[in-house]
RNA sequence: CGCGGGAUGGCGCAGUGGUAGCGCGGCGGUCUCAUAAACCGCAGGCCCCGGGUUCGACUCCCGGUCCCGCCCCC
Numbered sequence: 001c002g003c004g005g006g007a008u009g010g011c012g013c014a015g016u017g018g019u020a021g022c023g024c025g026g027c028g029g030u031c032u033c034a035u036a037a038a039c040c041g042c043a044g045g046c047c048c049c050g051g052g053u054u055c056g057a058c059u060c061c062c063g064g065u066c067c068c069g070c071c072c073c074c
Stems, first nucleotide, its partner, number of pairs: 002070006010024004018055001026042005048064005
């Protein structure tokens, strides 16, 4: 150089066109003498950036940025 994969709450990951979800963590509550566990609830992301297609895009297309892997010195 070329090829492939990835970027989604604090962290790890789902979500293949129709209002963004799970686990852990955080906060509050129930329980307990108390703590933990368990159970219930709540907050927290408009999806890496910019365009395009579409009635509608995390999802499809184009161009960037960054990360990982393969190839190997272009």